This is a predicted structure of a 378-nucleotide RNA (Bacterial RNase P class A) from a Candidatus Hydrogenedentota bacterium. The coordinates come from a structure-prediction model, not an experiment, and the mean pLDDT is 79. The sequence was found by an Rfam model in a public genome assembly. Lineage of the source: Bacteria > Pseudomonadati > Candidatus Hydrogenedentota.
RNA sequence: CGAGCAGACCGGACGGCCGCGGACCCGCUUCGGCGGGUUCGAGGAAAGUCCGGGCUCCAGAGGGCAGGGUGCUUCGUAACGCGAAGGCGGGGCGACCCGACGGAAAGUGGAACAGAAAAUACACCGCCUACGCCGCGCCGCAAGGCGCGGACGGCAAGGGUGAAAUGGUGCGGUAAGAGCGCACCAGCGUCAUGGCGACAUGGCGGCUUGCAAAACCCCACCUGGAGCAAUUCCAAAUAGGGGAGCGAUGGCGUGGCCCGCGCCGCUCCCGGGUUGGAAGCUUGAGGCGCGCGGUGACGCGCGUCCUAGACGAAUGGCCGUCUCGCGCCACGUUCUCCGUGGCGUAGACAGAACCCGGCUUACAGGUCUGCUCGCUCC
Numbered sequence: 001c002g003a004g005c006a007g008a009c010c011g012g013a014c015g016g017c018c019g020c021g022g023a024c025c026c027g028c029u030u031c032g033g034c035g036g037g038u039u040c041g042a043g044g045a046a047a048g049u050c051c052g053g054g055c056u057c058c059a060g061a062g063g064g065c066a067g068g069g070u071g072c073u074u075c076g077u078a079a080c081g082c083g084a085a086g087g088c089g090g091g092g093c094g095a096c097c098c099g100a101c102g103g104a105a106a107g108u109g110g111a112a113c114a115g116a117a118a119a120u121a122c123a124c125c126g127c128c129u130a131c132g133c134c135g136c137g138c139c140g141c142a143a144g145g146c147g148c149g150g151a152c153g154g155c156a157a158g159g160g161u162g163a164a165a166u167g168g169u170g171c172g173g174u175a176a177g178a179g180c181g182c183a184c185c186a187g188c189g190u191c192a193u194g195g196c197g198a199c200a201u202g203g204c205g206g207c208u209u210g211c212a213a214a215a216c217c218c219c220a221c222c223u224g225g226a227g228c229a230a231u232u233c234c235a236a237a238u239a240g241g242g243g244a245g246c247g248a249u250g251g252c253g254u255g256g257c258c259c260g261c262g263c264c265g266c267u268c269c270c271g272g273g274u275u276g277g278a279a280g281c282u283u284g285a286g287g288c289g290c291g292c293g294g295u296g297a298c299g300c301g302c303g304u305c306c307u308a309g310a311c312g313a314a315u316g317g318c319c320g321u322c323u324c325g326c327g328c329c330a331c332g333u334u335c336u337c338c339g340u341g342g343c344g345u346a347g348a349c350a351g352a353a354c355c356c357g358g359c360u361u362a363c364a365g366g367u368c369u370g371c372u373c374g375c376u377c378c
Stems, first nucleotide, its partner, number of pairs: 001374010012322007020041009043349001047360002050358005055227004062259004067223005072086005087101001088099004102218002107216002110211001124159002126155003133150007167185006186208001188205007231279004241270006250264004286305008324347001325345008
């Protein structure tokens, strides 16, 4: 200097004029309200509604099953499907990144085409024919021996097919072969050591039990429901309307089913009234600073701060200046880079609505930190 990896932050500033919402204070008031002051007033994602909770109600009652969720280990957390640190596997030269990561000897189901055959796997091209058997020939007095051929039979090692073919490579052995034996490697089992653990390393060993559960399933753990349009209170109005059904061996009780418990009514259709106000509603598993502990996520202690609470829905509009970026023009110079001057332009994604912890998605431009690789110079 270039190319990358991981993380954090900003994502306008200042001034003036006019206009908004909350809280508090002051003055006036015909009690309807009016005027003034101080102060606070959208996000890193407010988005998605994908997870987890707080809170409210069912509810003065639970338990189970089905259903659903998670799936390596340990830790963190209120909790989680989240985070941290590890393990194993995979990708990358590397910094780093990814993993839907329990179980295939519990069972059921599945794998096109090719191939003999896709896991109870009958061999397509093939290799052997040793031993024993049959036939022929030769040698031999005989016993018997040798050679050739055949059938019975042996094989899955070689070739082919395929993503994958009953461990792999090599050597020995064999009639030809095969873990048949051996060496190394993988797998499985077992023992020892280290580790909280997932696992790792080593010794020994029968030699060897494909893929796939993001198919059903098995195993371990977790799991009521509905939701701020929850819910609580006040005021007002109305039609104590009409009809149908179930009805104690019944009906109803916040997903389904069963048991239990409670209540005595419940369900549906048509029609009518009210669509007002207050609370919930913002002090929190809260923010910030410092210290201690921890590899870390995070925890503990001390101090300090109160930072939207709207309700058809507030935080805006205009002007000027500055700055970053971008575009255009001119020059430095012939080009690139860069620099100077002038002109134009706030310019990405985007707006709370009960709150909080996460995840996911979108994002113009800028700044900083650490690390990796390459080149050059000293």